[in-house]
Context: one part of a larger RNA
RNA sequence: GGAAGAACGCUAGUAACAUACUUAACACAUGCAAGUCGAACGCAGAUUAACUAAUCUGAGUGGCGUACGGGCGAGUAAUAUAUAGGAACUUAUCUUCUAGACCCAGCCAAGUUAAAGGUAAGAUUAUCUUUAAUGAAUGCGGGAUUAAAAAGAUUAAUAUCGCUAGUGGAGAGGCCUAUACAAGAUUAGGUAGUUGGUAAGGUAAUUGCUUACCAAGCCUAUGAUCUUUAGCUGAUUUGAGAGAAUGAUCAGCCGCACUGGAACUGGAAUACGGUCCAGACUCAAUUUUGAGGCUGCAGUGGGGAAUAUUAGACAAUGGACGAAAGUUUGAUCUAGUAAUGUUACGUGUUUGAUGAAUCCUAUUUUGGUGUAAAAUUCUUUGGUCGAUUAUGAUAAUGACAUUAAACGACUAAAAAGCCCCGGCUAACUCUGUGCCAGCAGCCGCGGUAAUACAGAGGGGGCAAGUGUUUUCC
Numbered sequence: 001g002g003a004a005g006a007a008c009g010c011u012a013g014u015a016a017c018a019u020a021c022u023u024a025a026c027a028c029a030u031g032c033a034a035g036u037c038g039a040a041c042g043c044a045g046a047u048u049a050a051c052u053a054a055u056c057u058g059a060g061u062g063g064c065g066u067a068c069g070g071g072c073g074a075g076u077a078a079u080a081u082a083u084a085g086g087a088a089c090u091u092a093u094c095u096u097c098u099a100g101a102c103c104c105a106g107c108c109a110a111g112u113u114a115a116a117g118g119u120a121a122g123a124u125u126a127u128c129u130u131u132a133a134u135g136a137a138u139g140c141g142g143g144a145u146u147a148a149a150a151a152g153a154u155u156a157a158u159a160u161c162g163c164u165a166g167u168g169g170a171g172a173g174g175c176c177u178a179u180a181c182a183a184g185a186u187u188a189g190g191u192a193g194u195u196g197g198u199a200a201g202g203u204a205a206u207u208g209c210u211u212a213c214c215a216a217g218c219c220u221a222u223g224a225u226c227u228u229u230a231g232c233u234g235a236u237u238u239g240a241g242a243g244a245a246u247g248a249u250c251a252g253c254c255g256c257a258c259u260g261g262a263a264c265u266g267g268a269a270u271a272c273g274g275u276c277c278a279g280a281c282u283c284a285a286u287u288u289u290g291a292g293g294c295u296g297c298a299g300u301g302g303g304g305a306a307u308a309u310u311a312g313a314c315a316a317u318g319g320a321c322g323a324a325a326g327u328u329u330g331a332u333c334u335a336g337u338a339a340u341g342u343u344a345c346g347u348g349u350u351u352g353a354u355g356a357a358u359c360c361u362a363u364u365u366u367g368g369u370g371u372a373a374a375a376u377u378c379u380u381u382g383g384u385c386g387a388u389u390a391u392g393a394u395a396a397u398g399a400c401a402u403u404a405a406a407c408g409a410c411u412a413a414a415a416a417g418c419c420c421c422g423g424c425u426a427a428c429u430c431u432g433u434g435c436c437a438g439c440a441g442c443c444g445c446g447g448u449a450a451u452a453c454a455g456a457g458g459g460g461g462c463a464a465g466u467g468u469u470u471u472c473c
Base pairs, nucleotide, nucleotide: 001473002472003471004470006469007468008467009466010465013345014344015343016342017341018340019338020337021303026301027300028299030298031297032296035064036063037062040061041060043058044057045056046055047054048053071256072255073254081180082179083178084177085176086175089173090172091171094169095168097166098165099164100163102143103142104141106140107139111134112133113132114131115130116129117128119126120125152161153160154159182228183227184226189219190218191217194216195215196214197213198212199211200210201209231253232252233251234250235246236245237244238243258279259278260277261276262275281292282291283290284289309335311334312333313332317331318329319328320327321326348378351375359368360367382411383410384409385408386407392400417462418461419460420459421458422443423442424441428457429456430455431454432453438445439444
């Protein structure tokens, strides 16, 4: 000198674009963040209608989604990451082509009907529990065909959407190898499923992945093992470069979801807003037990030098579901808060004295403040008010929005500070103080004439900022 996710002091006009818990992966009140489909299915209720139908709503069965999107960086020094290769694999949805889809007195949720039992202040009533009957499907189950399997729905319909099996593709994922990727030797030996083979099992797939048997290997001063620290990268900062430091925002990968373990479902999870077990904590309780998980968006407490709204909208982009209309989406787009940063603009312009006043200085009437002010002239970035309108979006739909831009009227108007002036280092005098009070980045100032302390006048630097502190180059 440059830089920062900065903080603190003093000060502060506007706009645009970015960024905003670096600390306690500490604990969390409240609301929302994942639904959708009646063109898969039966039922209940409401409304309309009165041809027994249509529409809407509700809880269920079923399908698809909830493995994406969003958050965080605890763990991990290699089952990570980056780059370059590889062979023994899988793939719902999308897509190419081929072939197929026969049958059933079977089972069930909600609901309905009946019975029994208990409960209540309520007594031919209500509600709960149990049992029985009834009760649908693209759900489950059985049979046939076959190597194996299958399901229908909507429509006026030859049409559309589905179903089963196979084949190729796209994209996605799993696996293997090499090289690179922190510190410590005041860590030198480590390892028995350990290293290899055979045979079985297991997996979508290779492999000690697992087991039995056999052999005794394997890694290591080119640093094994152990300990400490740490998510990795594209990149970011700095530097002429080589390099050094960093890994916020944005993008890719990995890991985690109160802590530890386990599987289920599924094409894919060992699953943030799923399940089971154990633990700590919080809440409720009829003391038998039950409920919970913000490292989603807001928000609260706590910690801290320190970091925002319990906002709006699905209008756009994207996602999920649906044949579609559409529904949903704290993803996203917007607005709010903060000089946290970068950039841009403004706080006026013209003329104006041998030079007002004030204040300072001073050789006693000079010099400075100073064209500065006043006064005069002009303009309207800005501000206030008004009316109009484009683009984001079009077939239609605009949260933003009192929007941007342009237009009209009024008004110099609301708008300058911070640090420094001994040398380094741009900028000097007076008064006060008297080794005191104080200053200070280094050298050093201060003990009666202090350009170094404090105040004032003047000056210098930067400027909506400025100075200090911290860290990196």
This is a predicted structure of a 473-nucleotide part of an RNA (small-subunit ribosomal RNA, 5' domain) from Imasa heleensis. Model confidence (mean pLDDT): 81 of 100. RNAcentral holds the full RNA, with entries from ENA and SILVA. The gene name in the source record is rns.